[in-house]
RNA sequence: UGGGGAGUAGUCUAGUGGCAGGACAUGCGGCUCUGGACCGUAGGGCGGAGGUUCGAAUCCUCCCUCCCCAGCCA
Numbered sequence: 001u002g003g004g005g006a007g008u009a010g011u012c013u014a015g016u017g018g019c020a021g022g023a024c025a026u027g028c029g030g031c032u033c034u035g036g037a038c039c040g041u042a043g044g045g046c047g048g049a050g051g052u053u054c055g056a057a058u059c060c061u062c063c064c065u066c067c068c069c070a071g072c073c074a
C1' cells in the first nucleotide's frame, strides 16, 4: 500500500428500518454472626462525521481503531 473481516456499557452478547434488550461485573438494599452464594433494585452503551428516510445500531459515503491475508523497503 492492496484485499477481506470486525467495532453495541468495565466484559460478553441479541437486535437485518419502528420504545436499544439480556448475562456477568459494579453501587445500594435484603438474607447471614461475617463473607460467599442467593433475592430485590439502580446507573451506565450503538467508534466518529455526513447523507437517505416520517423514522437509522441496521441502508449509503468518508474517516478512525483492531484482526487476518498478500505485497514493497530495510
Stems, first nucleotide, its partner, number of pairs: 001070007010024004018054001026042005047063005

This is a predicted structure of a 74-nucleotide RNA (transfer RNA) from an Actinomycetota bacterium. The sequence was found in a public genome assembly. Rfam family: tRNA. By type it is a transfer RNA. Lineage of the source: Bacteria > Bacillati > Actinomycetota.